[in-house]
Large-subunit ribosomal RNA, domain I from Eisenbergiella sp., 543 nucleotides, folded computationally. Rfam family: Bacterial large subunit ribosomal RNA. Rfam links the family to the GO terms ribosome and structural constituent of ribosome. Lineage of the source: Bacteria > Bacillati > Bacillota > Lachnospirales > Eisenbergiella.
Context: one part of a larger RNA
RNA sequence: AGCGCAGGGAGGAUGCCUUGGCACUAAGAGCCGAUGAAAGACGUGAUAAGCUGCGAAAAGCUGCGGUGAGGAGCAAAUAUCCAUUGACCCGCAGAUGUCUGAAUGGGGAAACCCGGCUGAGCAAACCUCAGUCACUGCAUAUUGAAUCCAUAGGUAUGCAGAGGGAACCCGGUGAACUGAAACAUCUAAGUAGCCGGAGGAAGAGAAAGAAAAUUGUCGAUUUCCUGAGUAGCGGCGAGCGAAAGGGAAAGAGCCCAAACCGGAGUGCGUGCAUUCCGGGGUUCGGACUGCAUAAUCUACGACCAAGCCUAACAGAACGGUCCUGGGAAGACCGGCCAGAGAGGGUGAAAGCCCCGUAAGUGAAAGGCGAGGGAGGGAGGCAGGAUCCAGAGUACCACGAGACACGUGGAAUCUUGUGGGAAUGAGCGGGGACCACCCCGUAAGGCUAAAUACUACUUAGUGACCGAUAGCGCAUAGUACUGUGAAGGAAAGGUGAAAAGGACCCCGGGAGGGGAGUGAAAGAGAACCUGAAACCCUGUGUUU
Numbered sequence: 001a002g003c004g005c006a007g008g009g010a011g012g013a014u015g016c017c018u019u020g021g022c023a024c025u026a027a028g029a030g031c032c033g034a035u036g037a038a039a040g041a042c043g044u045g046a047u048a049a050g051c052u053g054c055g056a057a058a059a060g061c062u063g064c065g066g067u068g069a070g071g072a073g074c075a076a077a078u079a080u081c082c083a084u085u086g087a088c089c090c091g092c093a094g095a096u097g098u099c100u101g102a103a104u105g106g107g108g109a110a111a112c113c114c115g116g117c118u119g120a121g122c123a124a125a126c127c128u129c130a131g132u133c134a135c136u137g138c139a140u141a142u143u144g145a146a147u148c149c150a151u152a153g154g155u156a157u158g159c160a161g162a163g164g165g166a167a168c169c170c171g172g173u174g175a176a177c178u179g180a181a182a183c184a185u186c187u188a189a190g191u192a193g194c195c196g197g198a199g200g201a202a203g204a205g206a207a208a209g210a211a212a213a214u215u216g217u218c219g220a221u222u223u224c225c226u227g228a229g230u231a232g233c234g235g236c237g238a239g240c241g242a243a244a245g246g247g248a249a250a251g252a253g254c255c256c257a258a259a260c261c262g263g264a265g266u267g268c269g270u271g272c273a274u275u276c277c278g279g280g281g282u283u284c285g286g287a288c289u290g291c292a293u294a295a296u297c298u299a300c301g302a303c304c305a306a307g308c309c310u311a312a313c314a315g316a317a318c319g320g321u322c323c324u325g326g327g328a329a330g331a332c333c334g335g336c337c338a339g340a341g342a343g344g345g346u347g348a349a350a351g352c353c354c355c356g357u358a359a360g361u362g363a364a365a366g367g368c369g370a371g372g373g374a375g376g377g378a379g380g381c382a383g384g385a386u387c388c389a390g391a392g393u394a395c396c397a398c399g400a401g402a403c404a405c406g407u408g409g410a411a412u413c414u415u416g417u418g419g420g421a422a423u424g425a426g427c428g429g430g431g432a433c434c435a436c437c438c439c440g441u442a443a444g445g446c447u448a449a450a451u452a453c454u455a456c457u458u459a460g461u462g463a464c465c466g467a468u469a470g471c472g473c474a475u476a477g478u479a480c481u482g483u484g485a486a487g488g489a490a491a492g493g494u495g496a497a498a499a500g501g502a503c504c505c506c507g508g509g510a511g512g513g514g515a516g517u518g519a520a521a522g523a524g525a526a527c528c529u530g531a532a533a534c535c536c537u538g539u540g541u542u543u
Stems, first nucleotide, its partner, number of pairs: 001542009015528001016493002020465002022462007029454002031164002039100003042055003046078001050074002061094006070082003105114003115133007135161009168199001169197005179186001183235001209218002222249005232240002253446003256390001260279009285388003288383004296378003300375001303372002307368004312361002318334004323330001335352002337341001343355003395419008405431001426441005480487002500527001503514004
């Protein structure tokens, strides 16, 4: 030195565990903000670095309700206090709420600096305290230039807005990688990104619709299944890809403009034009004329309201031992409850020890609220002379975009430029276009439900993970890195209970040896188990 055996060290795999995650289900809730949000800074405790709570009234103050013996958070110990005159804790409502932040008196390198006005403290000044002072839009009033009237502008008052938010939604803008086995039309994709806006959903929505060979019809929208990978589109490549119809979910329809009537005003050319308000009216049209005048409906609605939510209450039934053990819930013996044998805890494995669980019970206050509902609103028939029925619109040309549809025979929808109708005997559509026929009534608006999503709350589930897993985090967006945008960890386990080793010895200490605790200390905090690599000691053997 190699190999083997034995014993150690070091290391932290494995096993077991779970405070934490992941995915989902069923409900709820779906917004917060100038009454100052979200997010923070700084404070705040007897002692106080961090977290949590709170705000100079600062781990808190008040009221109401619940509960009933302890309490002063995580978090031990000490001190000092509070509490059956009801503390702590839980729920509801309120008070206080520094400074920053839309941040809004002005400024600013966020959490800082500097003011005006009014009031209070003071005899007064300084100072302190309280209130107030941003901008924009709209409405009303008032004032009022150049410039006569007027208008612009100013001022005051009132209301609103501003910013934040996980996804879902609508709109604007809008890639590239990629695929086409290259690449340019095309695709990816109207995706990602960016911007604007809204709501608990949004958007869409009561036909200028769809359909139609035949006997012809259907009747707002949305979503799902089907139709169907069909019809089509397509360097007819890659690929893209409907609709009607059928079945289901859910169901709901309305309001203006105008004609006409009434009222008030404005302009100037004094009989015209025009504005506003009220009635009327809305497409099986209406006005107008005549007749009639209530059944019914209602998404509006003061108020009432069952019930539910936000604390809780109560809740059955087991004992024994010469068993084992540190410990009984195990074993043995003998019982009991069950509308409760879900689950968790207790020194191992408990229906009957504890917390709970089942079936019940419960609200001063706040919230939600089926339903009811005074009132409000809507609500008829006939006639067919006259009047009304959304204009730079429809439509056309050119250029684009959207439609499954890439310019195609390309209808339909949107519109940048130019042109530009008709008026119900009208106009649009039925995939060029024309005729016939059929369907509808554009150029104004509103509309619940069925649908999408889950930051958040509650209850629960898992052939989901179990500390290199599961979220990045058993907690941390911390430590750390970066000028910055941003990137971003590691790290769990003594024991049933600290009973966390008094005391003695060696040592400067670290550490160790005794003693003691404990079931165990080879569980001693570098703490459950304690694999391997690696290191060492002893011993056997080989050279």